[in-house]
Context: one part of a larger RNA
RNA sequence: GGCAAACGGUGAAUGCCUUGGUGCCAAGAGGCGAUGAAGGACGUGGUAGGCUGCGAUAAGCUCCGGUUAGCGGCGAGCACGCUUUGACCCGGAGAUCUCCGAAUGGGGCAACCCAGUCGAGGUAAUACUCGAUUAUCGCCGGAUGAAUUCAUAGUCCGGCGAUGCGACACCCGGUGAAGUGAAACAUCUCAGUAACCGGUGGAAAAGAAGAAGAAAUUGAUUCCGUCAGUAGUGGCGAGCGAACGCGGAACAGCCCAAACCAGGGUGACUUGUCAUCCUGGGGUUGAGGGACCGUGAUAUGGUAUCAGAAGCGCUAGACGAACGGCAUGGAACUGCCGGCCAUAGAGGGUGAUAGACCCGUAGUCGAAAGCGCGGAAGAGCCUAGCGGCAUCCCAAGUAGAGCGGUGCACGUGAAACACUGCUUGAAUCCGCCCGGACCACCGGGCAAGGCUAAAUACUCCUUGGCGACCGAUAGUGAACUAGUACCGCGAGGGAAAGGUGAAAAGCACCCCUUUGAGGGGAAUGAAAUAGUACCUGCAACCGUUUGCCUACAAUGUGUUGGAGCUCGGAGCAAUCCGAGUGACAGCCUGCCUUUUGCAUAAUGAGUCUGCGAGUUAUUGCCAGUGGCAAGCCUAAGCCGUUCUGCGGCGGAGGCGGAGCGAAAGCGAGUCCGAACAGGGCGCCCAAGUCGCUGGCAACAGACCCGAAGCGGAGGUGAUCUACUCUUGGCCAGGGUGAAAGCCGGUUAACACCGGCUGGAGGCCCGAACGGCUCAAUGUUGAAAAAUUGUCCGAUGAGCUGAGAGUAGGAGCGAAAGACUAAUCAAACCCCGUGAUAGCUGGUUCUCCUCGAAAUAGCUUGAGGGCUAGCGUCGUGUAACUAGCGCCCGCAGGUAGAGCACUGAAUGGACUAGCGGCCCCACCAGGCUAGCGAACCCAAUCAAACUCCGAAUGGCGGGUUGCCGUACCACGGCAGUCAGACGGUGGGGGAUAAGCUUCAUCGUCAAGAGGGCAACAGCCCAGAUCGUCGGCUAAGGUCCCAAAUCCAGGUUAAGUGGAAAAGGAUGUGGAGUUGCUAAGACAGUGGGGAUGUUGGCUUAGAGGCAGCCAUCAUUUAAACAGUGCGUAACAGCUGACCCAUCGAGCGAUUCCGCGCCGAAAAUGAACGGGACUUAAAUCUGGAACCGAAGCCACGGCAGUCAGUCCGAUACGUCGGGCUGGCUGGGUAGAGGAGCGUUCCAUGCAGCGUCGAAGGGGAAGGGGAACCGACCCUGGAGCGCAUGGAAGUGAGAAUGCAGACAUGAGUAGCGAUAAAGCACGUUAAAAUCGUGCUCGCCGUAAGCCUAAGGUUUCCUGGGGAAGGUUCGUCCUCCCAGGGUUAGUCGGAAGCUAAGCCGAGGUCGUAAGACGUAGGCGAUGCACAGCCGGUUCAAUAUUCCGGCACCACCUUAGGGGCGUUACCAACAGCGGAGUGACGGAGUAAGUUAAUGCAGCGCGGUGUUGAACGUCCGCGUCUAAAGCCGUAGGAGAUCCACCAGGCAAAUCCGGUGGGUGGCUCGCAAGAGCAACUCUGAACGCUGGGGACCCUGAGACCUCGGUCGAUGGGGAUUGCAUGAUACUAGACUUCCUAGAAAAACUUCGUUGUGAGCCUCUAGGGUGACCGUACCGCAAACCGACACAGGUAGGCGGGUCGAAUAGACUCAGGCGCGC
Repeated sequence: GGCAAACGGUGAAUGCCUUGGUGCCAAGAGGCGAUGAAGGACGUGGUAGGCUGCGAUAAGCUCCGGUUAGCGGCGAGCACGCUUUGACCCGGAGAUCUCCGAAUGGGGCAACCCAGUCGAGGUAAUACUCGAUUAUCGCCGGAUGAAUUCAUAGUCCGGCGAUGCGACACCCGGUGAAGUGAAACAUCUCAGUAACCGGUGGAAAAGAAGAAGAAAUUGAUUCCGUCAGUAGUGGCGAGCGAACGCGGAACAGCCCAAACCAGGGUGACUUGUCAUCCUGGGGUUGAGGGACCGUGAUAUGGUAUCAGAAGCGCUAGACGAACGGCAUGGAACUGCCGGCCAUAGAGGGUGAUAGACCCGUAGUCGAAAGCGCGGAAGAGCCUAGCGGCAUCCCAAGUAGAGCGGUGCACGUGAAACACUGCUUGAAUCCGCCCGGACCACCGGGCAAGGCUAAAUACUCCUUGGCGACCGAUAGUGAACUAGUACCGCGAGGGAAAGGUGAAAAGCACCCCUUUGAGGGGAAUGAAAUAGUACCUGCAACCGUUUGCCUACAAUGUGUUGGAGCUCGGAGCAAUCCGAGUGACAGCCUGCCUUUUGCAUAAUGAGUCUGCGAGUUAUUGCCAGUGGCAAGCCUAAGCCGUUCUGCGGCGGAGGCGGAGCGAAAGCGAGUCCGAACAGGGCGCCCAAGUCGCUGGCAACAGACCCGAAGCGGAGGUGAUCUACUCUUGGCCAGGGUGAAAGCCGGUUAACACCGGCUGGAGGCCCGAACGGCUCAAUGUUGAAAAAUUGUCCGAUGAGCUGAGAGUAGGAGCGAAAGACUAAUCAAACCCCGUGAUAGCUGGUUCUCCUCGAAAUAGCUUGAGGGCUAGCGUCGUGUAACUAGCGCCCGCAGGUAGAGCACUGAAUGGACUAGCGGCCCCACCAGGCUAGCGAACCCAAUCAAACUCCGAAUGGCGGGUUGCCGUACCACGGCAGUCAGACGGUGGGGGAUAAGCUUCAUCGUCAAGAGGGCAACAGCCCAGAUCGUCGGCUAAGGUCCCAAAUCCAGGUUAAGUGGAAAAGGAUGUGGAGUUGCUAAGACAGUGGGGAUGUUGGCUUAGAGGCAGCCAUCAUUUAAACAGUGCGUAACAGCUGACCCAUCGAGCGAUUCCGCGCCGAAAAUGAACGGGACUUAAAUCUGGAACCGAAGCCACGGCAGUCAGUCCGAUACGUCGGGCUGGCUGGGUAGAGGAGCGUUCCAUGCAGCGUCGAAGGGGAAGGGGAACCGACCCUGGAGCGCAUGGAAGUGAGAAUGCAGACAUGAGUAGCGAUAAAGCACGUUAAAAUCGUGCUCGCCGUAAGCCUAAGGUUUCCUGGGGAAGGUUCGUCCUCCCAGGGUUAGUCGGAAGCUAAGCCGAGGUCGUAAGACGUAGGCGAUGCACAGCCGGUUCAAUAUUCCGGCACCACCUUAGGGGCGUUACCAACAGCGGAGUGACGGAGUAAGUUAAUGCAGCGCGGUGUUGAACGUCCGCGUCUAAAGCCGUAGGAGAUCCACCAGGCAAAUCCGGUGGGUGGCUCGCAAGAGCAACUCUGAACGCUGGGGACCCUGAGACCUCGGUCGAUGGGGAUUGCAUGAUACUAGACUUCCUAGAAAAACUUCGUUGUGAGCCUCUAGGGUGACCGUACCGCAAACCGACACAGGUAGGCGGGUCGAAUAGACUCAGGCGCGC
């Protein structure tokens, strides 16, 4: 480590349960709101965080009624109360009801701020508090009243009403998509749907015919059934789709306008008429009616209006029958026994299952108050007839028409009818409209005014009830503090989470431990392994103990055999039976998906548990089954009832019963045809219809999950970012030196030159700040874009804060398709939506029978489809139907062959022609070693050649053969359209490919077994199951490894056991040929000569560069030389000859087997060992082994046949026996079963003497499965027969949860750094204190805005959070903490922008905008210093000294009192407020340094006031002062300007004014006025010293209130601060309003103003703490980001850089 068992942990499945859901039924209700809603905020309890209730009268107050003993909600405890004088609780009616919200006094960032008026309280008065009231619009009434006389608009007052919300519902109307379908797409469809908007109601809408229509019919509307998927419509595609009629539900009809009459008002004029308006009467219709004239009745009937009696109901309630014993048990509701009630045996509870224990149930009864139904009596309202017919009336910019559209089922069509945007435009009953163009006839009906119940639709809500609905991953998202936590800027998105027990009896007490967590005892309880992390408690996962196995071994983890060891049982024992383990051996490469093909190194899955996919509705086709049958069935609805049901009625309608025809039509026939004939389709045989079940289709999301996307007249976003607007802020320091000016030179004058001044610039260098060039690092980061180094800009087109604006086909864009919240070639959210997906994935129990395809045709078709082919199931026909064999006949042009055709092609012969040479005046001619047609000879080639021509295959016929329905027809349902390899025949390719494409056969696919080592496609062979039986196939027989021997050859190469051209004296066999005892071949010894150095050539050439010749001689033989060699010779050698030797020696051809040729990446070319007269190889022979093949024996199933039995609805169904045949199987077809949940009935079923579930498990079955018994568990459950389904999981990168693995691994977040001691503690690297060390120091210090929202302080704690630790914390618990007239805000003002009375525009929603208002980032505006707290606030408290506004008292002064007008208020005029960039200089101050001074310390020294070191040496507002500096003339008069007026402003004119310079113009200075830093003058602080109350103590000392003293000076440097809104200069020309000053005007108006000294009032909000960060924005205690102010010293130009003060840190291993 493995297996097994036992016992645990973790974990939560399962079972059981249900408080919650869900669907429906029957009723009710169908609104609430300015009398302030819905919904909230904040409060409210003795103690109180959440929910609930309530509202400052605050878990409540009053009254009425009910009920009755307890009560103070969920929700305990403690404390304290209430209650029979009736609490609590329930019902009815009242009271109160903060603030927000339509929100309504004004404003606003909802729950806040600020007012006016009247009244009340309060104060001396102002303050302050309370109550009421004050929005807008519409209508009505009234008053007032412009331009403009009347009038109107407008304004004001009063009254009434509206606003907003509600259910994602229903209804009517306005606007109106797209995904999709059409296999593309545009008309069309989706669809008038979604969405948005307006409006009403409990319903809405529609509605009493200008109707429908074709019957001379019906008679308002609505709804249901049917007609009917019909008629139609339609790229006549996809689709869309009526009406009449009939059956039902419910029923209801009316009022005006006009004619005419009467009265009244107004107007006109020819003054009695007309016109017009108002009121009343009249009148309301289509066999036309009415007016009018005549006649007649005064009643009848109706009612939808008002009001409302009895009675009934609702909102609390009341009465309500009948049981005991015994047994078991913790408990009886169980079992048994014996009784009882029942108009009650519904249901729930009670310690298990209760008619009789409790609540209830059947039945009966009940209301002070409110509400509803009800509708009596009553009121109101409506209601005729007849006759006459001259005249009048009967709805106008209407009907109609034209053009353009829309709605009607109807898409412009022949298009009627209805509606209307534009243009036109009638008639009045002798009229007008309609009947699907139009016309005629004939019918129907009276438009252009209005009202109208019921039947119908829906359900936020209330009450009651039901369920073959769910039961905690289900059912609502939500059984629980859920639209919560959490995420997002926002719109919006959106969880998880139930169970102790009968009763808390919730563990007293003891022990361990840190007084912790946790545990052990004890106790309670039936049970504690029911202990609050609580019922049951599965699995993954993690352990402990025991038995066996395991450290030479290679494993799809099993299976078959099996030794040993251990344990149990039986037996006296031997031993047997069983359990666990499993040494060793044989065989053996997971599952799914997708594929031609997967162990594949192709897909998917970490594991477990739960969830997770062909459903439902309608219509149709088919099958099965059942009812009735020439018929069958009802639909809506109605009636009954025990009421979601059932029974009956209902025949409207449908299908069938007759067909044919385009139709009229005819009809067992009919059509075509003039007709006969003939033919087509029918007639004959002939059954349907309605349920139920199943298969399939269509339409719906339609088996499930999955897009990218499209659309929305729907929203949310500019806290990021782009650009813009308004208003603020920021940019150390250094350099350069433009224009201009001045001076000088120069010029006729300019120009020009020089110097000085000057200080320009999208200038230069370089910090902050902004950017981001390069590199490294980082890349599961410190960081979802950074760090480090380097780099660019840094007075500008600069950067930045705050507040605003612009947005989705839109914005914004110095333009990159960039940016618009970590998202951009069209944001995000929600919706259409379950878009669509010819695509991928997944699709859940079992067994049985059969069993494909990967082809053809067509296809915007090629990985999709349709039809056919091939499968299956059923029915039918039954014919030698199909198949095989045989016989006969037939067609054909392949293989082969051939060359006769067509072509190709080699040689030769022959030869026209051509070329060349010669000849030639021309014509001719000659020669020819070149080319060469045709013909001929020889030998050839061909898919597109054939004089020929098979085999096989095909077709037809026959058949006495084999087989036995395999054929065919019809119907239901498929799947298949990617094929692969092998053989053969071809094409393409390279006579390449595991290539490609056809044909044909086989196998695989969908096929296991044996062989080929292993290996879909090759060889053998087709697996129903069993057998320790047999025989064979391919292939084998030395060992691995079952089976072998014999005979004869070959190979020596491990050839066998990889390969070519080519090569070789390998070897065996068979030949041919030569030499050889006259001595071969090889070896050895010797010779190998002469002419001559042959000739030529050559510098030379002597056998041997080359050319020519190659003779002759001597010989046994010897070349005018085979090779080497030399400059050339020489030399060596060979041929050749002799000798020696003594028998075979050469050459060559063919065949068998071998050899070389032979180089690749980890180590391998028999599977390994090994094999050599074989275990290689060839030939022959005889055996054996060998498979799931065949045989044998037995079993199962299917099917066919026969036979028997049973049932029968006579169709058939079921069973037994016998026999034959069959049983591989993917897609697929067919059949039969198992299991799960629920329902019904039965089992007088089981169950506390123990159900379900969980853990084991004997055993059973053909499988799915069933299951005795044991343990656990503690209350339900089963079986049978039917029924209904949310009915079966291992895979979907599935969903949810749990648990693993990785792994004790990476990491622990700036390398600024720690060390020691002491303290505390159970425990200290981490907490506290001290010392030492280190780091920052234009910061890593301090202040402050935003943002955060208690993080602040103190005490306590240590589970979790803190990347370690922790005694500590920004964590947890508790308590505490923020003090303002003068700081900030509001009360004052306005900017951008926003809102916006009226108004304009727009279908609506709404948009714009005047008056007006809101709105800081700006304008205005009164406080400073010091101190204090043993913790937390201070310009806020305290002390001191000030200031502002208002009220008031006293005194002084001034103005005014009826207008010659003080003051105040409103309005208006004017001034001021009031503004840019850059730059220079001056005066100051802040700040700092030095010195001096004060104090302390230190050291030297004999000593010291000296040296040295340290610390200190400070000081506000206010008042007074008015300096440096800056600005400015003043007075008078007049005036058409400042929208009226003005004494103000403006304009014009005039007067006055010192000094200096200058000819003058003018400039400067002074005086005066205004402004104005600073200095100075008054108190406080203060190092340190003295004092020392008192407290603590380790007795050493430490802390220390109070009081007193105490230096406080000079010089230097010196700002970016102040003077300063200064000055100079430049061009780009640089907010507004109020406060304030002043002028006028209108109103009020008798008091008002000012100074001094007093007194009083001053409300509201913020104020803690962090704030470059551990508290903000970044998911984090995150190396990032975050506006403004201060920011010391030394060196330095400097805010650079370095070091360092104060101060803060050492970065939580």
A computed fold for a 1709-nucleotide part of an RNA from Methylacidiphilum sp., annotated as large-subunit ribosomal RNA, half A.
Rfam family: Bacterial large subunit ribosomal RNA. Gene Ontology terms of the family: structural constituent of ribosome and ribosome.